Source information: Predicted 3D model of a 266-nucleotide RNA (Bacterial large signal recognition particle RNA) from an Anaerolineae bacterium. A source record names the gene ffs. The sequence is in RNAcentral, with records from ENA. Rfam family: Bacterial large signal recognition particle RNA. The family's RNA type in Rfam is non-coding RNA gene. Taxonomically the source falls in Anaerolineae (Bacteria, Bacillati, Chloroflexota).

RNA sequence: UCGUUCUAGACGGGGAGCUGGCGGUGCCCUGCACCCGCAAUCCGCCGUAGCGGGGUCGAAUUCCCCCUCGAGGGCUCAAGAGCCGGUCGAGACUGCCAGGCCAAGCGGCGAUGAAGGUUGGGUCCUGCGCGGCAGGAGCCCGUGAACCCCGCCAGGUCCGGGAGGAAGCAACGGUAAGCGGUCCCUCCUGGGUGCCGCAGGGGUACCUGGCCGGAGCAGGCUGGUUGUGGCAAGUCGGCUGGUUCGGUUCGACAGGGGGUGCACGA
Numbered sequence: 001u002c003g004u005u006c007u008a009g010a011c012g013g014g015g016a017g018c019u020g021g022c023g024g025u026g027c028c029c030u031g032c033a034c035c036c037g038c039a040a041u042c043c044g045c046c047g048u049a050g051c052g053g054g055g056u057c058g059a060a061u062u063c064c065c066c067c068u069c070g071a072g073g074g075c076u077c078a079a080g081a082g083c084c085g086g087u088c089g090a091g092a093c094u095g096c097c098a099g100g101c102c103a104a105g106c107g108g109c110g111a112u113g114a115a116g117g118u119u120g121g122g123u124c125c126u127g128c129g130c131g132g133c134a135g136g137a138g139c140c141c142g143u144g145a146a147c148c149c150c151g152c153c154a155g156g157u158c159c160g161g162g163a164g165g166a167a168g169c170a171a172c173g174g175u176a177a178g179c180g181g182u183c184c185c186u187c188c189u190g191g192g193u194g195c196c197g198c199a200g201g202g203g204u205a206c207c208u209g210g211c212c213g214g215a216g217c218a219g220g221c222u223g224g225u226u227g228u229g230g231c232a233a234g235u236c237g238g239c240u241g242g243u244u245c246g247g248u249u250c251g252a253c254a255g256g257g258g259g260u261g262c263a264c265g266a
Stems, first nucleotide, its partner, number of pairs: 001266004006261001009057003012030004020046005034054005063259006072250005080245011093234002095231004099226004104222003108217002116212008124201006130194002133190006140181004149174003157166003
């Protein structure tokens, strides 16, 4: 050095979490890696830190150590930047809504006469009258008193010798207050009363008429403009949450370097 049989060892690893600690089941990453049993109010262990049973490879592409790279996870965010969201506010700019102004375009009114001026009437207010309506009273009709209202008073009572007389209940007739009705007439009162009349007032807000006047009026749509008001979508600011970039720590996969036993035979 080569061949054969073995042995150590390997047949996945890592992060967070759990735990006094270690490993596993479960979660996540890596990426492909023997099988069976056990395990979250867990399971097995104690620095040789999963246990038990079976199988394969085996001293190297495969085992062990170191370095580099770095998926991913944890911690930290003091300061800052980007992105996404929440919330509070602002109202400079853009936008939207409303308002004011202008009158270029369209439309409307106007020589059957615009604006403006002047003079009437109406709508408005006050008073009076008239009417209407409502209420009340009167008038009228009916009813209406055991007795303390009236008339007439049968019977009965009383007075009288008698003639006759007196008071008087019921019935009948009537009446007062009251009650009911009528609403024709009279009076009083009232009003969200009236295509009513008269008188006065008011004012140009609206409608309408006459006269003067002689060409504009008006602002519907578009447009322009705005030291007006509002909204808050964009925008800006504050606070806050997540995420990426930062620092630190662990670190799979991958790349590089180094190391590793016994026996027999040639």